[in-house]
Molecule: Lysine riboswitch aptamer
Organism: Ferrimonas aestuarii
RNA sequence: CCGCUAGGUAGAGGCGCAUCGCCUAUCAGUAGAUCGGAAGAGGUUGAUACCCUUUGAGGCCGAUUGAAAGGAGUCGAUGCCGAAGUGGCUGAGCCAUCGAACUCAGUUGCUGGGGUUAUUCUUAAUAGGAAUGACACUGCCAUAGUAAUCUCCGACAGGAUGUUGGAAUGCUUGAUUUACUAUGGAGCGCUACUGAAAGG
Numbered sequence: 001c002c003g004c005u006a007g008g009u010a011g012a013g014g015c016g017c018a019u020c021g022c023c024u025a026u027c028a029g030u031a032g033a034u035c036g037g038a039a040g041a042g043g044u045u046g047a048u049a050c051c052c053u054u055u056g057a058g059g060c061c062g063a064u065u066g067a068a069a070g071g072a073g074u075c076g077a078u079g080c081c082g083a084a085g086u087g088g089c090u091g092a093g094c095c096a097u098c099g100a101a102c103u104c105a106g107u108u109g110c111u112g113g114g115g116u117u118a119u120u121c122u123u124a125a126u127a128g129g130a131a132u133g134a135c136a137c138u139g140c141c142a143u144a145g146u147a148a149u150c151u152c153c154g155a156c157a158g159g160a161u162g163u164u165g166g167a168a169u170g171c172u173u174g175a176u177u178u179a180c181u182a183u184g185g186a187g188c189g190c191u192a193c194u195g196a197a198a199g200g
Stems, first nucleotide, its partner, number of pairs: 001200002007194005014081001016080006023073002032065006042052002046098003084111010112138002115135008140185009149175002151167007
């Protein structure tokens, strides 16, 4: 000096993702509580134990009173772009005990993103959420084709424009550009800048 990549920094997709807070509606005139009536043996749990109960359980009728959690919506704030979600396994927490459910952490697999719709599950719910499938939409990369352009793209400052990094030195048999169409792929991806070692 050449030379790639590992790595690093900053970004993009858009009804973008997640968390927190106030308020509002729903939950619901429900659960529960008190009083009264008729009647008469259990209630509670998945199970056991504890507890309540003939001084009247649970259920029914009437009167009075009367929630909450979870989920949802608007607004605001915060963290971000495997954001996050979800399946399996493991561990811990929670509960009087075991199991289950739930919460957290680790590990591993899948999913680019949002939407509509069908089935199943969840839920008080035809709201919402989850899983699976279908349908188009949208962003990125690669390949091919068509058209345009003749230097192009990024960053910084900016009124015009300038500075700087990179690619190219090819002229329609070209590309560093733009738009469209088609096919394919997947986030350990993509874009811009930076950039070793190994090797020569």